[in-house]
Molecule: c-di-GMP-I-UAU riboswitch aptamer
Organism: Geobacter sp. UBA698
């Protein structure tokens, strides 16, 4: 470094529902917990969704997938 067994610390937090922002995709907070070793950070590629006239064009999604950077624990290969 890859990788993800065991046992343990820390942690996030779908759907929902409340309450608030956006035209909208959706964010934000408090309830909530389906799941997750990167479910932590980057819209760079692919991809899906919005606005828009289906077009320029602006926009969201990192919990589709790939890529980057970071990062707890350490067994087997």
């Nucleotide at each position: 470094u890859c990788c993800g067994a065991a046992a343990a610390a820390c942690g996030c937090a779908a759907a929902u529902c409340u309450g608030g922002g956006g035209u909208g995709a959706c964010c934000c907070a408090g309830a909530g917990a389906c799941g997750c070793a990167a479910a932590g950070c980057c819209a760079c590629g692919g991809g899906u969704c919005c606005c828009g006239a289906c077009c320029a064009g602006g926009g969201a999604c990192a919990g589709c997938c790939g890529g980057g950077c970071u990062a707890c624990c350490g067994a087997a290969a």